[in-house]
RNA sequence: CUUCCUGAGGAGCGCUGCGACGGUACCCCCGCUAGGCUCAGGACUUCUUUUCGUUUCAACGGCGCUCAUCAUUC
Numbered sequence: 001c002u003u004c005c006u007g008a009g010g011a012g013c014g015c016u017g018c019g020a021c022g023g024u025a026c027c028c029c030c031g032c033u034a035g036g037c038u039c040a041g042g043a044c045u046u047c048u049u050u051u052c053g054u055u056u057c058a059a060c061g062g063c064g065c066u067c068a069u070c071a072u073u074c
Base pairs, nucleotide, nucleotide: 003043004042005041006040007039008038009037010067011066012065013064014063015062018036021031022030023029035060
């Protein structure tokens, strides 16, 4: 670094359906589908090789609605 697993990024309802996934004569098509993104930890393999302390700590996430939280105004 890739892949996989776990956690987090406040919560719910409805809609659409790209990618992935499944079905498929492997074509069409159908089904499912809005944390698929980011951060942190871990696992495998490979590579590399300073350590400690302090401070700070996310940014995003189709459309509509509801709630929660925070700030301001009345």
RNAcentral holds the sequence, with entries from Rfam.
SAH (S-adenosyl-L-homocysteine) riboswitch aptamer from Pollutimonas thiosulfatoxidans, 74 nucleotides, folded computationally.
Rfam family: SAH (S-adenosyl-L-homocysteine) riboswitch aptamer. Rfam links the family to the GO terms regulation of gene expression and S-adenosylhomocysteine metabolic process.
Model confidence (mean pLDDT): 76 of 100.